[in-house]
Context: one part of a larger RNA
Molecule: small-subunit ribosomal RNA, central domain
Organism: metagenome
């Protein structure tokens, strides 16, 4: 000396589960297989270095010495590691009991609002805009009352509140299921973390096939603006948005921050639980747990800023990255019904 790195600079995989591998708590005790040590054997010669010699010197040759960084045989040590045998609970996982939630999936109902329809009242307007027109309307509209259809999304509670692996989830009953959590500390006894590959699930968009179709609203049609206006503003409107099956697999899938696990001063608000004190009995008040926020010590960082939910201080394990454009393209695989995704260059060129 034995790369630095990934919150914004190039760079954490879209999330989970999990093969192979990798990595793995505490205590005896056997074996010694890494590991350590000795002894031997070999490691041809030349070359390489060092030391002395020969050609007048050097190259270049000669002796000797050292070096071949290794490999193999026997014997020895046993801390780690392995590994075989027995244990132990702090890790994990199980039980008992318990309460919180928009976690999931079916099914059933609900009221408000919006379109339409039909039936009174009533008349000339509406309606939209910056101002207009384009549209509606004396075949009776807008408004306003009753009646009924029909899809959709569920005011208000409601909160840097709640629940999930992400992605996402909000009316309300009911059944079916999935996970965190807290108490107690009964049970197993290292059953553990990570996870190349694979599997599964993944907003919207968009695709197949059947349905639905109330309002919006890509595309299209008009009417305005404009120098134009293939926009923005206005009327209008079909894919689509919804539901069933089945595919697509991308997102600023962002905390722009992979998982686990352990160590390291705080103060504060909040979810939800246990314990205590006190109370006729709650609040309030105190201690802890899990989660989600603000502020902030050390420490870290180019700084912004993070800061026990770390970006701090360590460990295991995966992904990833190595100038800047051509490029996330072209070829070629594999997947798609396509759309088009994934794996992923060069030449050139600054």
């Nucleotide at each position: 000396c034995u790369g630095g790195g990934c919150g914004u600079a190039a760079a954490g995989g879209g999330u989970g589960c999990g093969u192979a591998g990798g990595c793995g708590g505490u205590c005896g005790a056997g074996u010694c297989a890494g590991u350590c040590u000795g002894a031997c054997g070999u490691g041809a010669a030349a070359u390489c270095c060092c030391g002395c010699a020969g050609c007048u010197c050097a190259a270049c040759u000669g002796c000797g010495g050292a070096a071949c960084g290794g490999c193999g045989u026997c014997g020895g040590a046993u801390a780690c590691u392995a590994u075989u045998c027995g244990g132990c609970u702090g890790g994990a996982g199980g039980g008992u009991u318990g309460g919180a939630a928009g976690g999931g999936g079916g099914a059933c109902u609900g009221g408000a609002a919006u379109u339409c329809u039909c039936g009174g009242u009533g008349u000339a307007g509406c309606a939209g805009u910056g101002a207009a027109a384009u549209g509606c309307g004396u075949a009776g509209a807008u408004a306003u009352c009753g009646a009924g259809a029909g899809g959709a999304a569920c005011a208000c509670c409601a909160g840097u509140g709640g629940c999930g692996a992400a992605g996402g989830c909000g009316a309300g009953u009911c059944c079916c299921u999935g996970g965190a959590c807290a108490a107690c500390u009964c049970c197993u006894g290292a059953c553990g973390c990570u996870g190349a590959g694979g599997c599964a699930c993944g907003a919207a968009a968009g695709c197949u096939a059947g349905g639905g179709g109330a309002g919006c609203a890509a595309a299209c049609a008009g009417g305005a603006u404009u120098a134009g206006a293939u926009a923005c503003c206005c009327u209008g409107g079909u894919a689509g948005u919804c539901c069933u099956a089945g595919c697509c697999c991308u997102a600023a899938a962002c905390g722009g921050u992979g998982c686990a696990c352990g160590u390291u001063u705080g103060c504060u608000g909040u979810a939800a639980g246990a314990g205590g004190a006190a109370u006729c009995g709650a609040c309030c008040c105190c201690u802890u747990u899990u989660g989600u926020g603000g502020c902030g010590a050390a420490g870290c960082u180019a700084a912004c800023g993070c800061g026990u939910u770390a970006a701090a201080c360590g460990u295991g394990c995966c992904g990833c990255c190595u100038g800047g454009g051509a490029a996330g393209u072209a070829c070629g695989g594999c997947c798609g019904c396509a759309a088009g995704g994934u794996u992923a260059a060069a030449a050139c060129u600054c």